[in-house]
C1' cells in the first nucleotide's frame, strides 16, 4: 500500500430487513439474616462508531469514512 475480520449498556457478548434493542457480569434499592456473604425480587443505563443511499420499513444491506486487530509485500 492490497485483502480479510471486529466496532451493539461500565465490561464480555447475542440478535443480520419489521415486537419496546436483549443476556450475564457489573451499578443501585429492596426481601431474606444478629451482622457479612450467598440466594431471591426490582430499577436505572444504548445516537447500535461517523456520514450518506437502497427500502414502506436498517443494529442487519450497499458506499465511504474512523478505529482496532490479522495477514500477504
Nucleotide at each position: 500500500g492490497g485483502u480479510c475480520c471486529a466496532g451493539u449498556a461500565g465490561c464480555u457478548c447475542a440478535g443480520u430487513g419489521g415486537a419496546u434493542a436483549g443476556a450475564g457480569c457489573g451499578g443501585c434499592c429492596g426481601c431474606c439474616u444478629c451482622c457479612u456473604a450467598a440466594g431471591c425480587g426490582g430499577c436505572a443505563g444504548g445516537u447500535c462508531g461517523a456520514u450518506g443511499g437502497u427500502u414502506c420499513g436498517a443494529u442487519u444491506c450497499c458506499a465511504u469514512u474512523c478505529u482496532g486487530g490479522a495477514u500477504c509485500a